[in-house]
Predicted 3D model of an 87-nucleotide RNA (c-di-GMP-I-GGC riboswitch aptamer) from Gordoniibacillus kamchatkensis. It was read from a public genome assembly, where an Rfam model found it.
RNA sequence: CUCGAAAAAGGCAAACCAAGCGAAAGCUUGGGACGCAAAGCUACAGGGGCUUACGCGCGAUGAGCGCAAGCCAGCCAGCUGCCGAAG
Numbered sequence: 001c002u003c004g005a006a007a008a009a010g011g012c013a014a015a016c017c018a019a020g021c022g023a024a025a026g027c028u029u030g031g032g033a034c035g036c037a038a039a040g041c042u043a044c045a046g047g048g049g050c051u052u053a054c055g056c057g058c059g060a061u062g063a064g065c066g067c068a069a070g071c072c073a074g075c076c077a078g079c080u081g082c083c084g085a086a087g
Stems, first nucleotide, its partner, number of pairs: 002087001003084002011036002016031006034074001040079003046076002048072005055067004
């Protein structure tokens, strides 16, 4: 450096439930563990996904679309990093 052991120490916590926040996606706290070797951090200035209350534009004052805004890091990606057997 690569790699990730039926190893050790330590860590995170899906669904679901309760309370709270939000228009929603979703988030926070507690419980709970499906899983995770980066399930640590990063969301205009990489890609992708989800939402549509307010605002702007198109449309017909509707539906819808675009912009925009919000969200997801447990989708990929980028950055950083604990431990360590074998190779």